Context: one part of a larger RNA
C1' cells in the first nucleotide's frame, strides 16, 4: 500500500421493512443431472451453467451410432508426365442410395493456316506438393462476450515530504444521483470514467398535403319519417371542393434552479411557490473507467503448437440428439362465482407481405379447400385486437370448473410425418380445492392483466425469445437486522 474482520463512524442500492403477484404441491412444455442406450454428439455448473450456445434437431442441420462406398479427394493452387471421338453423357445393368459399370450423341476459347492443319489452354488421366479435420489445447491466442456495476471511482505530469516501499493531490467542512460542485488545505494542473453532446418520447409553431385527414361548403343518397301521388324531411355512406382538425416527416422553439420567498457561509447547494405541456437528470434507450474471477467462447470466424492423411478427411441409407425408475431449474394451464359458457355491440399500436399476403363470393361443423380481384404497399391484405361492456344461463358440486390422457375420423406442409410434425372434428375427461421447509420479481403507466406482430421458418413441438398497444394498483413509518456497494478510519501471526 492494499486484502481481511461475527471493528467503529458516514452513505447507497427493491437489500430488508411496508404492499402486490408469483415458484415451492397438480398436470403438461422445455432445459440440466442421473440412468439407459450402438449412439442417445459436443460445449455451459454458486451469483455470473440449467426455454443457456440453439432467432425453429423429421431428411438436411450433425459434429454421434450401425450399414455401404471414395482416396489429389466435395473444394484451391502450383508442378511433371500421358492420353485423342478429348470434355460432357442419354438409354441400360447393380444397389437401400452414394458408389461402380456402361457408353448412343457429342463440344468450347486463342492463335497460326489454302484447309478441322498444328501449336496452346480449359478440362481429363496418373505422380507429386498438397487439401481436408464440428480433432486437441480458451492453462499458448487475437476478437468478442458475461460479471462486480452505469458502483463512482481509476491514474499521470511537474513540486513537496519521505532513507526506501511509498504519501500528498483524490484527505478535510458542506453538497449531489455523480471524485457532483462549492469553500479550505504543500500542493498545481492534467487524463480515462460522471454529466452533456446522439436517437426516441411528452407541448408548441413553420413548411409540405398523397395513399393521410373530412370541419365547412356542395353534389347524389340506400334505410327511416311525412304523403294518395308528385314531392319534402332526416341521416349512415359516396363523389368534388378543401389542408381547418388528425396524422405524417423535415425544420426550428422549450427547461436553464431562468424567476420569487425561505434556508446555508453572502457559496455549493436545498425546501417552497408561481408560470408551464413538461421542474430541477421530465420518462425511457444507446454508452460500460482502470481493473477482477488462468470467468466463458479452437464448435461462429480467424489462429500457434500438437494430433491424423485409403483416414480423426469426403459422399450414401436408417437411426440417434426426442430414451424413462428418478431429482433439479425456468415456465404453461388450472384449481373456479371478481369465475365458466353462449349471443349481441365497441375501442390499438408495432410490424410483416412478388417464389409473398391473399379480399369478396362458394364448398366444408372444422382444420382447410375452391376462387381469384388488390397489393413491390400511409392505397391492397395479414386483420378478428382481446380483456372491458349489455342480455340470458350456470348456483359452490370434483361442478356447464379444469383440462392431460386415451381412441377414432380427418386436414395441411413436405421426397417423405412409424421412430418423431401441427392443426381440426366427435368420443374421453386423470391429477388438481390455493400448496411444507423455503424462496423470486416488482416503487407508476411500474406489478398484475388482456390481447397483437416479428425474427428463424416449407412445415412445427414457440407455454420461448424480441417487441406493441389495452386494462391498471397497492405500499415504502424508517435503516436496528440480512445481501451487495461506496468513502474515512482501526486491527492483523494474511499478501
Nucleotide at each position: 500500500u492494499g486484502a481481511c474482520g461475527g471493528g467503529g463512524g458516514c452513505c447507497c442500492g427493491c437489500a430488508c421493512a411496508a404492499g402486490c403477484g408469483g415458484u415451492g404441491g397438480a398436470a403438461c412444455a422445455u432445459g440440466u443431472g442421473g440412468u439407459u442406450u450402438a449412439a442417445u454428439u459436443c460445449g455451459a455448473c454458486g451469483c455470473u451453467a440449467c426455454g443457456c450456445g440453439a432467432a425453429g434437431a423429421a431428411c438436411c442441420u450433425c459434429a454421434c451410432c450401425a450399414g455401404g462406398g471414395c482416396u489429389u479427394g466435395a473444394c484451391a493452387u502450383g508442378u511433371a508426365g500421358g492420353a485423342a471421338g478429348u470434355a460432357g453423357g442419354a438409354a441400360c445393368c447393380u444397389g437401400a442410395a452414394a458408389g461402380g459399370g456402361g457408353g448412343a450423341c457429342g463440344a468450347c476459347c486463342u492463335g497460326u493456316c489454302a484447309a478441322g492443319u498444328c501449336a496452346g489452354g480449359a478440362g481429363c488421366c496418373u505422380g507429386c506438393a498438397c487439401a481436408g479435420g464440428u480433432g486437441u489445447u480458451g492453462c499458448a491466442u487475437g476478437g468478442c462476450u458475461g460479471u462486480c456495476g452505469u458502483c463512482a471511482g481509476c491514474u499521470c505530469g511537474u513540486g513537496u515530504c519521505g532513507u526506501g516501499a511509498g504519501a500528498u493531490g483524490u484527505u478535510g467542512g458542506g453538497u449531489u444521483a455523480a471524485g457532483u460542485c462549492c469553500c479550505g488545505c504543500a500542493a498545481c494542473g492534467a487524463g480515462c470514467g460522471c454529466a452533456a453532446c446522439c436517437a426516441u418520447u411528452a407541448u408548441c409553431c413553420u413548411u409540405a398535403g398523397u395513399u393521410g385527414c373530412u370541419a365547412a361548403u356542395u353534389u347524389c343518397a340506400a334505410a327511416g319519417c311525412c304523403g294518395c301521388a308528385a314531392g319534402g324531411c332526416c341521416u349512415a355512406g359516396a363523389g368534388a371542393u378543401g389542408c381547418a382538425c388528425u396524422c405524417u416527416a423535415a425544420g426550428g422553439a422549450g427547461a436553464c434552479u431562468g424567476c420569487u420567498c425561505g434556508g446555508g457561509a453572502u457559496a455549493a447547494c436545498c425546501g417552497a411557490g408561481a408560470g408551464g405541456a413538461a421542474g430541477g437528470u421530465g420518462g425511457a434507450g444507446a454508452u460500460g473507467a482502470c481493473g477482477u474471477c488462468a470467468a466463458g467462447u479452437c464448435a461462429g470466424u480467424a489462429u500457434g503448437g500438437c494430433c491424423u492423411u485409403u483416414a480423426u478427411g469426403c459422399c450414401c441409407u436408417g437411426g440417434g440428439c426426442u430414451a424413462c425408475a428418478c431429482a433439479c431449474g425456468u415456465g404453461u394451464u388450472a384449481c373456479a362465482a371478481u369465475g365458466c359458457c353462449g349471443a349481441c355491440u365497441a375501442c390499438a399500436a408495432a410490424g410483416c407481405g412478388u417464389u409473398g399476403c391473399c379480399a369478396a363470393c362458394c364448398c366444408g361443423c372444422g382444420a382447410g379447400g375452391g376462387g381469384g380481384a388488390g397489393c413491390u404497399a400511409a392505397u391492397c391484405g395479414c386483420a378478428a385486437a382481446a380483456a372491458a361492456g349489455u342480455c340470458g344461463g350456470c348456483u359452490c358440486a370434483g361442478u356447464u370448473c379444469a383440462g392431460a390422457u386415451u381412441g377414432g375420423a380427418g386436414u395441411c406442409u413436405g421426397c417423405a410425418a412409424c421412430u418423431c410434425g401441427a392443426c381440426u372434428c366427435c368420443a374421453u375427461g386423470a391429477a388438481g380445492u390455493c400448496g411444507g421447509a423455503a424462496u423470486c420479481g416488482c416503487u407508476a403507466g411500474u406489478a398484475a392483466u388482456g390481447g397483437c406482430g416479428g425474427a428463424u421458418c416449407a412445415g412445427c413441438u414457440a407455454c420461448g425469445c424480441c417487441g406493441c398497444c389495452g386494462u391498471g394498483a397497492a405500499u415504502a413509518c424508517g435503516u436496528u437486522c440480512c445481501c451487495g456497494g461506496g468513502c474515512c478510519u482501526u486491527g492483523u501471526a494474511c499478501a
This is a predicted structure of a 495-nucleotide part of an RNA (small-subunit ribosomal RNA, 3' major domain) from a Candidatus Omnitrophota bacterium. Its mean pLDDT, the model's own confidence on a scale to 100, is 83. Taxonomically the source falls in Candidatus Omnitrophota (Bacteria, Pseudomonadati).